[in-house]
């Protein structure tokens, strides 16, 4: 250099183009216990990398750009 793949919450990771993007951990409160821890309720947390397009309607479809891994040379 070329070519595929991936980029969502602190972490891992769901999500037919169509209601308010969830889950499980983690975090915060409280219940449980003489205490912790475990459990068990609730609750917080998003620029779906970034810039555009197509659409009534985009994490999800085209483009280009960064980042990341694998392959060819």
């Nucleotide at each position: 250099g070329g070519g595929c793949u991936c980029u969502u919450a602190g972490c891992u990771c769901a999500a037919c183009g169509g209601u308010u993007a969830g889950a499980g951990c983690a975090g915060u409160c409280g219940g449980c216990u003489c205490a912790u821890a475990a459990c068990c309720g609730a609750u917080u947390g998003g620029u779906u990398g970034c810039c555009g397009g197509u659409u009534c309607a985009a994490a999800u479809c085209c483009g280009g750009c960064a980042g990341a891994g694998c392959c060819c040379a």
Molecule: transfer RNA
Organism: Deinococcus sp.